A computed fold for a 120-nucleotide RNA from a Nevskiaceae bacterium, annotated as SAM riboswitch aptamer (S box leader). Lineage of the source: Bacteria > Pseudomonadota > Gammaproteobacteria > Nevskiales > Nevskiaceae. The coordinates come from a structure-prediction model, not an experiment, and the mean pLDDT is 84. The sequence was found by an Rfam model in a public genome assembly.
RNA sequence: CUCUCAUCGAGACCGGCUGAGGGAAAAGGCCCUUUGACGCCGGGGCAACCGCCAGGCUUAACCCGCCCGGAAAGGUGCCAACUCCUGCGCGGCGAUUCCGGGUCCCGCGACAGAUGAGCG
Numbered sequence: 001c002u003c004u005c006a007u008c009g010a011g012a013c014c015g016g017c018u019g020a021g022g023g024a025a026a027a028g029g030c031c032c033u034u035u036g037a038c039g040c041c042g043g044g045g046c047a048a049c050c051g052c053c054a055g056g057c058u059u060a061a062c063c064c065g066c067c068c069g070g071a072a073a074g075g076u077g078c079c080a081a082c083u084c085c086u087g088c089g090c091g092g093c094g095a096u097u098c099c100g101g102g103u104c105c106c107g108c109g110a111c112a113g114a115u116g117a118g119c120g
Base pairs, nucleotide, nucleotide: 001120003118004117005116006115007114008113013043014042015041016040017039021032022031023030027086028085029084044079045078046077049075050074052070053069055067056066057065083112088109089108090107091106092105094104095103096102
C1' cells in the first nucleotide's frame, strides 16, 4: 500500500508548548477556534477489535473452532457535533400543489472515509 472480513447514532479530560486555522475528497451547508482551536508533549480516561482467563459445546483426550461470561497486564484505537449533514442511486398513498414538475422531509442501498484483524 492493494485486497478480504467486521464495526462505525454510546462513551472519554487536565496541564505544558506553539500560534491560525480546523472539521478526509471537488462542492454546498453548518459548526469549532486568540475565552488559543488544529498539531506536538506529559499525565489521566473511554472502549473492548487482537490478545488474556474461566465455563460450556465438540473430542477417547488435547489442540483448533463455536457460544457465553470476566478482567483490562500486553498490541492497537479513541477522548466536539450521527463517519457533523449532504454529495451517487432507488423509493415514498409523506409536506407544498387542482394536476404535473420542482423543492422540502423521510427510508433503504451504494460509493468513499475511519478503526481493527488477516493473506499478500